[in-house]
RNA sequence: UCCCUUAUAGCUCAGUGGUAGAGUACUUGACUUUUUAUCAAGAGGUCACAGGUUCAAAUCCUGUUAAGGGAG
Numbered sequence: 001u002c003c004c005u006u007a008u009a010g011c012u013c014a015g016u017g018g019u020a021g022a023g024u025a026c027u028u029g030a031c032u033u034u035u036u037a038u039c040a041a042g043a044g045g046u047c048a049c050a051g052g053u054u055c056a057a058a059u060c061c062u063g064u065u066a067a068g069g070g071a072g
Base pairs, nucleotide, nucleotide: 001071002070003069004068005067006066007065010024011023012022013021018055026042027041028040029039030038048064049063050062051061052060
């Protein structure tokens, strides 16, 4: 210098253009003599950033940033 992959909830990760989800963690309640465990409910997201395409973008296109890998 060039190429590829990744960036989504506190953490680990799904989500192939049409309401953003799971596990775990957190809060509350039930159960229990108490704790753990179990069950139920709840809260928690500028989908890395900017622009573009589209009726509609986490998703497609371009650029930027960060991390990882490869070639020279």
A computed fold for a 72-nucleotide RNA from a Nanobdellota archaeon, annotated as transfer RNA.
It matches the Rfam family "tRNA". It is annotated as a transfer RNA. Its family is annotated with triplet codon-amino acid adaptor activity in the Gene Ontology.